RNA sequence: GCGCCCGUAGCUCAACUGGAUAGAGUACCAGACUACGAAUCUGGGGGUUGUGGGUUCGAGUCCCCCCGGGCGCG
Numbered sequence: 001g002c003g004c005c006c007g008u009a010g011c012u013c014a015a016c017u018g019g020a021u022a023g024a025g026u027a028c029c030a031g032a033c034u035a036c037g038a039a040u041c042u043g044g045g046g047g048u049u050g051u052g053g054g055u056u057c058g059a060g061u062c063c064c065c066c067c068g069g070g071c072g073c074g
Base pairs, nucleotide, nucleotide: 001073002072003071004070005069006068007067010026011025012024013023019057028044029043030042031041032040050066052064053063054062
């Protein structure tokens, strides 16, 4: 340099063939429980879906540029 794949919550990941409000686990915070903790239970906060454009009534999903990561080829 060329090709392919990936980028969603602090972390690990879902989200069907484009459709209704973007969720789960874990972590964090609060409460219950406990002599105090851990564990467990209940509740809560946390998102520009990498950036910028485009298509569409509608985009995490499709298209284009760029950025970052991985694999392969030269």

Predicted 3D model of a 74-nucleotide RNA (transfer RNA) from an uncultured Bacilli bacterium. Model confidence (mean pLDDT): 80 of 100. Its Rfam family is "tRNA". Gene Ontology term of the family: triplet codon-amino acid adaptor activity.